Predicted 3D model of a 74-nucleotide RNA (c-di-GMP-I-GGC riboswitch aptamer) from a Desulfobulbaceae bacterium. The prediction has a mean pLDDT of 87. Taxonomically the source falls in Desulfobulbaceae (Bacteria, Pseudomonadati, Desulfobulbia, Desulfobulbales). Its Rfam family is "c-di-GMP-I-GGC riboswitch aptamer". Gene Ontology term of the family: cyclic-di-GMP binding. The model forms 90% of the base pairs in the Rfam consensus.
[in-house]
RNA sequence: AAAGCCAAAGCCAAACCUGCCGCAAGACAGAGACGGAAAGCCACGGGUCUUUCGAGAUAGCCGGGUUGCCUUGU
Numbered sequence: 001a002a003a004g005c006c007a008a009a010g011c012c013a014a015a016c017c018u019g020c021c022g023c024a025a026g027a028c029a030g031a032g033a034c035g036g037a038a039a040g041c042c043a044c045g046g047g048u049c050u051u052u053c054g055a056g057a058u059a060g061c062c063g064g065g066u067u068g069c070c071u072u073g074u
Stems, first nucleotide, its partner, number of pairs: 002072003005073001011036002017030003021026001034060001040066003044063003047058004
């Protein structure tokens, strides 16, 4: 640098429920695991959703940028 079929070490945590914030989409915390190789971070492009039409939400919709764990047996 490239790859993620196998193994191992750790990591994150969907839905549901509870609390709390928000007009809402949703966020956060607890609990819980459907999944994940960036499901770490950034709304830059597209998509979707909300809206009091000012603006917001989503990185677990896809692309892009950036940083990073393990393995390299095939």